[in-house]
Context: one part of a larger RNA
RNA sequence: GAACGAACGCUGGCGGCAUGCUUAACACAUGCAAGUCGAACGCAGGGCCGGGGUUUCCCGGUUUCUGAGUGGCAAACGGGUGAGUAACGCGUGGGAAUUUGCCUUCUGGUGGGGGACAACUGUUGGAAACGACAGCUAAUACCGCAUAAGCUCGGUAACGAGGAAAGAUUUAUUUCGCCAGAAGAGGAGCCCGCGUCAGAUUAGGUUGUUGGUGGGGUAAAGGCCUACCAAGCCUGCGAUCUGUAGCUGGUCUGAGAGGAUGAUCAGCCACACUGGGACUGAGAUACGGCCCAGACUCUUACGGGAGGCAGCAGUGGGGAAUAUUGGACAAUGGGGGCAACCCUGAUCCAGCAAUGCCGCGUGAAUGAAGAAGGUCUUAGGGUUGUAAAAUUCUUUCACUUGUGAUGAUUAUGACAGUAGCAAGAGAAGAAGCCCCGGCUAACUCCGUGCCAGCAGCCGCGGUAAGACGGAGGGGGCUAGCGUUGUUC
Numbered sequence: 001g002a003a004c005g006a007a008c009g010c011u012g013g014c015g016g017c018a019u020g021c022u023u024a025a026c027a028c029a030u031g032c033a034a035g036u037c038g039a040a041c042g043c044a045g046g047g048c049c050g051g052g053g054u055u056u057c058c059c060g061g062u063u064u065c066u067g068a069g070u071g072g073c074a075a076a077c078g079g080g081u082g083a084g085u086a087a088c089g090c091g092u093g094g095g096a097a098u099u100u101g102c103c104u105u106c107u108g109g110u111g112g113g114g115g116a117c118a119a120c121u122g123u124u125g126g127a128a129a130c131g132a133c134a135g136c137u138a139a140u141a142c143c144g145c146a147u148a149a150g151c152u153c154g155g156u157a158a159c160g161a162g163g164a165a166a167g168a169u170u171u172a173u174u175u176c177g178c179c180a181g182a183a184g185a186g187g188a189g190c191c192c193g194c195g196u197c198a199g200a201u202u203a204g205g206u207u208g209u210u211g212g213u214g215g216g217g218u219a220a221a222g223g224c225c226u227a228c229c230a231a232g233c234c235u236g237c238g239a240u241c242u243g244u245a246g247c248u249g250g251u252c253u254g255a256g257a258g259g260a261u262g263a264u265c266a267g268c269c270a271c272a273c274u275g276g277g278a279c280u281g282a283g284a285u286a287c288g289g290c291c292c293a294g295a296c297u298c299u300u301a302c303g304g305g306a307g308g309c310a311g312c313a314g315u316g317g318g319g320a321a322u323a324u325u326g327g328a329c330a331a332u333g334g335g336g337g338c339a340a341c342c343c344u345g346a347u348c349c350a351g352c353a354a355u356g357c358c359g360c361g362u363g364a365a366u367g368a369a370g371a372a373g374g375u376c377u378u379a380g381g382g383u384u385g386u387a388a389a390a391u392u393c394u395u396u397c398a399c400u401u402g403u404g405a406u407g408a409u410u411a412u413g414a415c416a417g418u419a420g421c422a423a424g425a426g427a428a429g430a431a432g433c434c435c436c437g438g439c440u441a442a443c444u445c446c447g448u449g450c451c452a453g454c455a456g457c458c459g460c461g462g463u464a465a466g467a468c469g470g471a472g473g474g475g476g477c478u479a480g481c482g483u484u485g486u487u488c
Stems, first nucleotide, its partner, number of pairs: 001488004006484005013360006019353002021318001026316003030313003035073003040070002043067003046063007080271003089196007098188003103184008111145001113143002120135006151162004167176002197243003204234003209231008246268004250261004273294005296307004324350001326349003332346001333344004363393004373384004397429001399424005407415001432477005437458003443472005453460002
C1' cells in the first nucleotide's frame, strides 16, 4: 500500500447492487418447511333431483363437495451444516466386471381365472400412545393358469426348460396407462496413474495381513466373506504413529514466481441428538422413515408413552460480533395430476444493519466597509476571509399532489400505487472524523511543570513544550473517519 463475512469509538442525508453466527455439530417454546391423484378402488358424510311417507324418516339416482382408508407416484430431489475425514475423500486423466424409476426412439404383447386384507360393523383392552378378536367388501393391491418374437438357463446348432401383464377414461378404439425386450440420454456404483498440510523429540508396521485354489456373496471386479495352501506385503522417494484440516473451481495479495485462504456463488464429499442395524425401493449418509442401545427433555392414572431446527423464522446460551416468529406462489424451477388445480420457508420479494462496493447531495454566481466576533501581535497591523451578511439564481436528492410501467403469452403481479414521468413549494431537510516533532501533508498562543499525560518506531514532559491538555489556524479523507485484529 492492498484486502476483509469483520469488531470497537465518534459521526451519519439519499439511492442502486451485494453481503450478514467466522464463537457452542450448545439446548430448543411456537408456527410453517412434502405432498398429490376420485380419470386405480370400496366406504362414510354433505349438496341436488325424483318417489314413498307427510315430521322426524325410508328408497333410488346424481354430484367440479368433504373425510379417513386400500392403491399409485413423490418423499433418495430441493434446503442446511463442516463435526468427522490426510482418504481414490477431492482434483485431473484413464479403465472394465455393472446398474438405472421417470424421459426419448423402436419391436412384440395386454387371454382367462381365484382367494384375501384395510376402511366399515360388532365386541373388547388401555390414562394415553396405541391395540386385540369376530364378521363384511373393492381395486391399476395380491396369487395361480395360458401364451413367449425377443429375454434367462442348458446346448455348436436344431431344440429343450423357465418366467409377464391392468385397467381407467372419452363425442370419437380418444387419451392416459400395463407387460416383455432392444437402443439412447442423463444419473449412479466400482478400479487405476499422477497431484493433495506438519512432526523422526514417531522407525519399524501388518496376520484377512500379501498372494493362490475351491466355495459364497454383490447390480458388478475384488480377502468383500469363508475353508485350505504358501509367507508374503508396506517402509528413509518417510511406512506406522501423532497433530491439524472437508476438497476443488476460485478469493486476497504480488510485476511475476510465489504466499495466504476456501464466507457468499458453482461442482464433489461427509453428516443429521450420540452409537449401531437393517427394511422399503430404480435409487437411502434415508435431516422433517423404522428398530435397538445411550444421554437429555416432556408427559403419565407409574404399568407406560412422546421428541430430535447442522430446513425458514424465532428463543435461551456462548461471544467483540451477525437480521423478520414478514408477503407471494406473480415469475423461474420441483412433486403429484389427463386436466382444472393442489403443495413448495426451493425461489422471487419485502423488512433490519454505512457490513462492503458504486453513484448522488448537503447549493450556484456576484459580493471589500476586507463588517462584527474569535485569534495572534513588534499594538502599526496580520489572520479567519469572498468566508459571512447582502443581491441575483437554480431545485438534483428528500417532501407534497397527480399519473403510472417492464417483469405476462388470451388470462394470472407478491413486489407495489413500486420504478419512472409531470406539476408544486422553498436554500429550503442533509458534515463529520483523524492528524499537524521526524518518518509524514500541516504552527502559533495559553495551561501544565519528569506531574498530568502522549507514543507505531525514534522518543516528548523536570517553567518560555511546534510531541501533554485547551484554543485559534492549518493538513488529509469524506457519509464516513480513525483504532484494533488477520493475510499478502
Record summary: Predicted 3D model of a 488-nucleotide part of an RNA (small-subunit ribosomal RNA, 5' domain) from a metagenome. The coordinates come from a structure-prediction model, not an experiment, and the mean pLDDT is 85.